RNAcentral holds the sequence, with entries from ENA. A computed fold for a 76-nucleotide RNA from a Rickettsiales bacterium, annotated as transfer RNA. Model confidence (mean pLDDT): 81 of 100. NCBI's taxonomy places the organism under Bacteria, Pseudomonadati, Pseudomonadota, Alphaproteobacteria, Rickettsiales. Its Rfam family is "tRNA". The family's RNA type in Rfam is transfer RNA.
RNA sequence: GGGGUUGUAGCUCAGUUGGUAGAGCGCUACGUUCGCAUCGUAGAGGUCGAGAGUUCGAGUCUCUUCAGCUCCACCA
Repeated sequence: GGGGUUGUAGCUCAGUUGGUAGAGCGCUACGUUCGCAUCGUAGAGGUCGAGAGUUCGAGUCUCUUCAGCUCCACCA
């Protein structure tokens, strides 16, 4: 320098053919208990890595860019 792949909640990850952003764990409150744990109910938490474009509409398509992983090439 070139190719591939990953980036979505605090963590691990889904998200179908472009049409309301989700799950598990964790966290908070309440219930349960003498208390804790377990369990149950409810809730908070998101610039979908960043920027732009296409579209009525983008996590999803296109371009640029950043970071991680990986393969190849170059350099001696």